[in-house]
């Protein structure tokens, strides 16, 4: 410091996510050792056991025992034991320390202040004192009550316990005078006269020493005020009656409404009262660069609390954790009457929980209470034990060792990897074992002598022995270091995000190998980071979330020029304080860290002081540029209101007229003979103002459009006269605010939701017509939201410029209009710089700056629920949260698409000529059937396709029948000698027998071939996967087209080139061009046709001689022809002509050919996961006595039916008969086959001839002459069926072709619809090959004959280039939108139920304080001889406060509810096609 993920790819918003760091952690696996730390975050649940707070005989007053001793009368005494041990009064301490964080948003905390408004026990200092008396009481002892706790009564007694008095340095009340300061309230000092107030004693010969009282002082600790600081919610906007001041009481250490009477009516609150939820604050902890952001375990500080609520006592200090009283709840004991108790101390138990340790040692030290002091107590501490929970440190060895062992995993089978790693050789000894030895931490205590260490026989140090006893986990697709095989097969499973897995998975799962940490390694949660994704450092609002619909304006924010004063912000110094730890720096102790000591800085903060005086804020006081006034002009659909006006519709009358008229894609519904439409005239009513009219004009925005009048707001120029900052913005706040909608009376011609027919249409609640109500119009009242858009807030000042056009002012020249030229003021089009992601803005910014408002933080859920608030209603405005996704968006790019646009081309339409589609037959698919009817091909691009030949074979399909190293390869081993042929069975393979004994080489050993048999490796598979694949091939496409380098250009995907003007069959060629070349294609080069020439003449020809029936011979190669090699065509030429002086292109000559002469062969980058494992190859699966072979017989030929392709024909342009004629291009020896002679014919028979320019096939056929048929199911057609036959071929039954007789169907030119075809083309005649024994209407190839059209390019198909929109990229067979069933999810409502905190008003009223009364009780004082009484205290009663209980309301808040709304997610569900292209009716608000 980034990284991943939206797309086809780009750049941008913008969210999700990851990678660090840390944790009081838990969980998986795994685990040597030590040192430091830390350890119930949950139920402030409940609690057994034990322990944590006592001490002080130098305050008191009592006083055992066991025991051992003596004695004795055996009851018991004495003595020690002991004034012990113990309670007990008394004093002191228990408010300290140790836990917890429930409550608490609070002066509780932090920090500064202040207390003249205050207290303070122990300690310290200072000065003064402690006289003299008096009555009780615990303990004990005696009754008694009670299960117990424990009470009760009488008697005894002591004190540093309690009470009188005296005394009084001081203190202190009341009053008088006197100084000093003052903030004028008073404070302080020293003083005078009256009143009040004190004390305990004890040790100790003694000295003295603890103690007690009173008063200052101090020191420490506290109580009280007050300033600022830190949490969320306004969907909490009003809150407060002790409430806020007074005044006088009361109360406290003290001020105070702190309580209380009375008087006054304030107080607080948008700078957030109240209220609701959350929370102990703080040094600091943890990320962060840093601002910050989370966070308050351990340690320290302070606050709150102690089973839960309330109260007071005591005492310096409590409203008190281990005191006290009451109530509640919960446990325990009970004899049922009544009683105890409080672990948020320290262990420990239960319970909850994902999770947190011993019912441990010691009082050595440290510290803490009492005590003169020895001591005593201390779960505070100091230690040990448990837990890798966290941080440090060490080890699990080290060097050498290559036959690169063995073994595993991999392989391309050749290796390579684990790997120097093992082993084996030398070495080492930390930790752990063992053994010896052995601290510091001690100071103190005591007259001394002497003693005191939990930790601990630990640290540490020696010495033995031996590599000895010690390695895991995570992860390997990218992010992310780190790769291969198996298994599995969208299964099981992974996953943080993007995502793997459907049979070749580096994503699963397992091994190997590898990488990262290491006693640890992952995971989970959780914080901060990254994240500039809440932005002060440090974001942004035209289109990505985001400018309020627009104006007046209160607070509030900012504010022009030039002086003076002030010093409040600013800045600078100082002085306090920011506890300590902690972080940092330095040095120091423990072997090192970790940790700990010491000692520095920092701690950017807060008060307090002293100076600067630029800015900035306050005061004065001046200016005018800001802003407004004033005065002369000025244009205007700015506004309200009145009042005229013309054109049009509709309507009503009346004339003319007559049959349609409206309407639409085309129709209807509908008007109309009752007279419609159309005309002409009169009237009647609303409503809206054509032309002028304009990116023209006014206005804040909605928005204003005939004239004329009233009445009224703004503005803009000009003068530079006046005022002198007066300004800008603006949260609430108040207005205005289109059309829809609402109320209430009017108004109504057109138009026109709803709503009726009537069309389209599968439907059609729509688009279309016919018609029609609210409404549109006025008036008053509401409503208040629009894509209320420039999607751009106001304001001000600065920043190149061209042009148009509105309102206005100057000027030059002129007579004058005009026109230039400056300037202000709007409104617009282009452009620079600069700004943006671009797209674009661009002086009317979206530059450049200030200054104030508003608003934004991922998509949906949600313009939504809840509650407010406004409305008559509709609704508006505020406005989330579950929950769900990984995107959603912006802007531009290249394709494709478009029922978008342009321009160009195809037999694509159209012109035209012949078909399919009707019929019979033929074939080939579908479908149907069968054992089987093998397999594939299915829109164009599957269907007379694969198949250039299914009777057997082919065959791959079925039935039956055999074989299993196999029909076929290749490698051992054994025997043979084959071969061939015969017979027996069998359907046949196959058995089984007989006859037969060879063939090539040979070094003569024996090798090979070929055949049996035998074991295995293996063969064999037309079996799957054409979505593992190669090779071929089909199509768009013979369309013109697709591309690169280098340069240029955009951040960038991309552009550019390759677009543009023109031409071409062509990206064909010019011209222009930041492009300038190039490659694959287009054209040519090949092949063949069409001329010609050269060369060559057999089988081919024959002009001329000769000859013959005949080119038959002679003789010739001159022609034709044949097959080989050249010529020839190029817009060259030429005149004109058109274009741009260019490519061209139109015409013409010449030429056999003319503009690519025909015609073929060639198929660019690529697209369809097109076809094809059944041509061949070939990955991987699968099968092996069978999915291999091999035979025979069937099937591929089946038949209700349905497409495709085709023969054949329907007839006279024809059939039929007879006669005459002219081709080209192939094939032929298992082959063609003449001639002859049999047969009506198919063919048969016999026989020459050719391995072909020589013989054959072979006859061309339509043509052409003559003639018969005359329009009919026919001399037209030949299905079909009888019969006889031929040939081929083991074999024509299923299932072959062909001939003769006979029979003679369907069918008279073919419905929607569709095909070919532009010239030697179509039509139309024959003829030939291939396959093949046979079998051709198919398929190819050949010649004959031999047209008709083509205006054009609007339209259907396909193309191609250029634009253009776009929500589409699997690319329109694209995308996506709502309802409607299902299922599961969180949420709203909703009669109600039910808990919970809160608040109100009222009963109840414990304990305790106040208060009254004092009837009950009293020892001290006082009077009194004494009973007795006063005084004063008190029990019991009454009152007021209140806890806690109870009823009743309220409002909030959480659960939950039959039902019921609407959301979101789900597999390939239904119904339509809203959207996106003009999305088929432009969307949209």
């Nucleotide at each position: 410091a980034g990284a991943g993920u939206u797309u086809g790819a780009u750049c941008c918003u913008g969210g999700c996510u990851c990678a660090g760091a840390a944790c009081g952690a838990a969980c998986g696996c795994u685990a040597g050792c030590g040192g430091g730390g830390a350890g119930c975050u949950u139920c402030a649940a409940a609690c057994a056991u034990g322990c944590a707070a006592g001490u002080c005989g130098c305050a008191c007053g009592c006083g055992a025992a066991a025991g051992u001793g003596g004695g004795u009368u055996c009851g018991c005494c004495c003595a020690c034991g002991a004034g012990u041990a113990g309670a007990g009064u008394g004093g002191c301490g228990c408010a300290c320390g140790g836990g917890u964080g429930c409550g608490u948003a609070a002066c509780a905390c932090g920090u500064a202040a202040c207390u003249a408004a205050c207290g303070u026990a122990c300690c310290c200092c200072a000065u003064c004192g402690c006289u003299g008396g008096g009555g009780a009481u615990a303990a004990c002892u005696c009754c008694g009550g009670g299960a117990a706790a424990c009470c009760g009564g009488a008697g005894c007694u002591a004190a540093u316990a309690c009470c009188g008095a005296a005394u009084g340095a001081u203190c202190u009340g009341a009053c008088g005078a006197u100084g000093u300061c003052u903030g004028c309230g008073g404070a302080c000092a020293a003083u005078g006269u009256c009143g009040g107030u004190a004390a305990a004693g004890c040790c100790g010969u003694a000295a003295g020493g603890c103690g007690c009282g009173a008063u200052g002082g101090g020191a420490u600790c506290g109580g009280g005020u007050u300033g600022c600081g830190g949490c969320c919610g306004a969907u909490u906007a009003g809150c407060u009656a002790g409430u806020u001041g007074g005044u006088g009481g009361g109360g406290u250490a003290a001020u105070g409404g702190c309580c209380c009477a009375c008087c006054a009516a304030g107080g607080c609150a948008a700078c957030g009262a109240u209220c609701g939820g959350u929370a102990g604050c703080u040094g600091g902890u943890c990320u962060g660069a840093g601002a910050g952001g989370a966070u308050g375990a351990u340690c320290a500080g302070c606050c709150a609390c102690a089973c839960u609520g309330g109260g007071a006592c005591u005492g310096g200090a409590a409203c008190a954790c281990g005191g006290u009283c009451c109530a509640g709840a919960c446990u325990u004991c009970c004899a049922c009457g009544g009683a105890a108790g409080g672990c948020a101390g320290c262990a420990g138990u239960u319970g909850g929980g994902a999770a947190u340790a011993u019912u441990g040692g010691a009082c050595a030290a440290u510290g803490g209470g009492a005590g003169c002091a020895a001591u005593c107590c201390u779960g505070a501490u100091c230690c040990a034990g448990c837990u890798a929970c966290c941080c440090c440190g060490c080890g699990u060895g080290a060097g050498u060792g290559a036959u690169g062992a063995a073994g595993g995993c991999c392989u391309u089978c050749g290796g390579g990897u684990c790997g120097u790693a093992a082993a084996g050789c030398u070495c080492u000894u930390u930790u752990a074992g063992u053994a010896g030895g052995g601290a510091c931490g001690a100071a103190g205590g005591g007259a001394a002598a002497c003693u005191u260490g939990a930790c601990g026989g630990u640290a540490c140090c020696u010495a033995c022995a031996g590599a000895a006893a010690a390695a895991g986990c995570a992860c390997c697709g990218g992010c992310u270091a780190a790769c291969u095989c198996u298994g599995c097969g969208c299964c099981a499973g992974c996953a943080g995000c993007c995502g793997c897995g459907g049979u070749a998975a580096u994503a699963c799962a397992g091994a190997g190998g590898g990488u990262g940490c290491a006693a640890g390694c992952g995971u989970u949660g959780u914080u901060c980071g990254g994240a500039a994704u809440c932005a002060u450092u440090g974001g942004g609002c035209g289109u990505a979330a985001a400018g309020c619909g627009c104006g007046u304006g209160c607070a509030g924010g900012c504010g022009g020029u030039c002086g003076c004063c002030u010093c409040a912000g600013u800045c600078u110094g100082g002085u306090g304080u920011g506890a300590a730890a902690g972080c940092c720096c330095a040095g120091g102790g423990c072997u090192u860290a970790a940790c700990c000591c010491u000692g520095g800085a920092a701690g950017u903060g807060c008060a307090c002081u002293g100076g600067a005086u630029a800015c900035u804020g306050g005061g004065u006081g001046a200016c005018u540029a800001g802003a407004g006034g004033a005065u002369g002009a000025g244009a205007g659909g700015g506004g309200a209101g009145u009042u005229u006006g013309g054109a049009a519709u509709u309507c009503a009358u009346g004339g003319u007229g007559u049959a349609g008229g409206g309407g639409u894609g085309a129709a209807a519904u509908c008007c109309g003979u009752a007279g419609a439409u159309a005309u002409c005239a009169u009237g009647a009513g609303g409503a809206a103002u054509a032309u002028c009219a304009g990116u023209g004009g006014c206005g804040a925005a909605g928005g204003c459009g005939a004239a004329a009048c009233u009445c009224u707001g703004g503005c803009u120029c000009a003068u530079a006269u006046c005022u002198g900052a007066c300004g800008c913005u603006g949260a609430g706040a108040c207005g205005c605010g289109a059309a829809a909608g609402c109320g209430u009376g009017g108004g109504g011609a057109g138009c026109a939701a709803a709503c009726a027919g009537g069309a389209u249409u599968u439907g059609a609640u729509a688009c279309c017509c016919u018609g029609g109500u609210a409404g549109u119009c006025c008036a008053c009242g509401c409503c208040c939201u629009a894509a209320a858009c420039g999607a751009u807030g106001a304001a001000u000042a600065c920043u190149a410029g061209u042009u148009g056009u509105c309102g206005g002012a100057g000027u030059u020249c002129c007579u004058a209009a005009u026109u230039g030229c400056u300037u202000c003021g709007g409104u617009g089009a282009c452009g620079c710089a600069g700004c943006u992601a671009a797209c674009g803005c661009a002086u009317u910014a979206a530059g450049u700056a200030u200054u104030c408002c508003g608003c934004c933080u991922g998509g949906g859920a949600a313009u939504u629920a809840c509650g407010g608030u406004c409305g008559c209603a509709a609704g508006a405005u505020u406005a989330a949260a579950a929950c769900u996704c990984a995107a959603a968006g912006g802007a531009a790019u290249u394709g494709a698409c478009g029922g978008g646009g342009g321009c160009c081309c195809g037999c694509a339409c159209a012109a035209g000529c012949g078909g399919u589609g009707g019929a019979g037959c033929a074939u080939g698919u579908g479908g149907u059937u069968c054992a089987a009817u093998u397999c594939g091909a299915u829109g164009c691009u599957a269907c007379g396709c694969g198949a250039a030949a299914a009777a057997c074979c082919u065959u791959a399909c079925c039935u039956a029948g055999g074989u299993u190293u196999g029909a076929c390869a290749u490698c051992c081993c054994a025997c043979g000698c084959u071969a061939c042929u015969c017979g027996a069975u069998g359907a046949a393979a196959g058995u089984c027998g007989g006859g037969g004994u060879u063939c090539u080489c040979u070094u003569c050993g024996g090798a090979g071939a070929c055949g049996u048999g035998g074991a295995g490796a293996c063969a064999g598979g037309u079996g799957c996967u054409g979505c593992a694949u190669g090779g071929c091939u089909g199509u768009c496409g013979u369309c013109a087209g697709c591309u690169c380098g280098u340069g240029u250009u955009g951040u960038g995907a991309g552009a550019u080139g390759u677009u543009g003007g023109g031409u071409u069959a062509a990206g064909u060629c010019c011209c222009g061009c930041a492009a300038c070349g190039a490659g694959c294609g287009c054209a040519a080069c090949c092949c063949u046709c069409g001329c010609g020439a050269u060369u060559a003449g057999u089988u081919g020809c024959c002009a001329g001689c000769a000859u013959u029936a005949a080119g038959u011979u002679g003789g010739g190669c001159a022609c034709u022809c044949u097959a080989a090699u050249c010529g020839g065509a190029c817009c060259g030429c030429u005149g004109g002509c058109c274009u741009a002086u260019a490519a061209g292109g139109c015409a013409g000559a010449g030429g056999a050919a003319g503009g690519u002469g025909g015609g073929g062969a060639u198929g660019a980058c690529g697209u369809c996961a097109a076809g094809u494992c059944c041509u061949c190859a070939u990955g991987g699966c699968c099968u092996u006595u069978a999915u291999a072979u091999c035979u025979a017989g069937g099937g591929c030929a089946a038949c209700a039916c349905a497409c495709g392709u085709g023969c054949u024909a329907c007839a006279a342009u024809g059939g039929g008969a007879a006669g005459u004629a002219c081709a080209g291009a192939g094939c032929g020896c298992a082959g063609c086959u003449a001639a002859c002679u049999c047969g009506c014919a198919a063919g048969a028979g016999c026989a020459g001839g050719c391995u072909a320019a020589u013989c054959g096939c072979a006859a061309a056929a339509a043509a052409c002459u003559u003639u018969c048929c005359u329009c009919a199911g026919u001399u037209c057609g030949g299905a079909u069926u009888g019969g006889a036959g031929u040939c081929u071929g083991c074999a024509a039954c299923u299932c072959g072709a062909c001939u003769c007789c006979a029979u003679g169907a369907a069918g008279c030119u073919g419905g929607a619809a569709u095909c070919g075809c532009u010239a030697g083309u179509a039509a139309u005649c024959g003829g030939g090959g291939a396959u093949c024994a046979g079998c051709a209407c198919g398929c190819c190839c050949c010649g004959g004959u031999g047209a008709a059209u083509a205006c054009g390019u609007u339209c259907c198909c396909g193309g191609g280039c250029c634009u253009u929109g776009u929500a589409c990229a699997c690319a329109c067979c694209g995308c996506c939108c709502g309802u409607c069933a299902c299922a599961c999810c969180a949420u709203g409502g909703a009669a109600g139920u039910u808990a919970g905190g809160u608040g109100a008003a009222c009963c109840u009223g414990a304990a305790a304080a106040c208060g009254c009364c004092u009837c009950u009780g009293c020892a001290a004082c006082c009077c009194g001889c004494a009973a007795g009484g006063g005084a004063g205290c008190u029990a019991a009663g009454c009152g007021u406060u209140u806890a806690u209980g109870g009823u009743u309301c309220a409002a909030c808040u959480g659960a939950u509810g039959a039902c019921u709304g609407g959301g979101g997610u789900g597999a390939a569900g239904u119904c339509g096609u809203a959207a996106c292209a003009a999305g088929g009716u432009a969307a949209c608000c």

Small-subunit ribosomal RNA from an uncultured bacterium, 1485 nucleotides, folded computationally. Its mean pLDDT, the model's own confidence on a scale to 100, is 85. Its Rfam family is "Bacterial small subunit ribosomal RNA".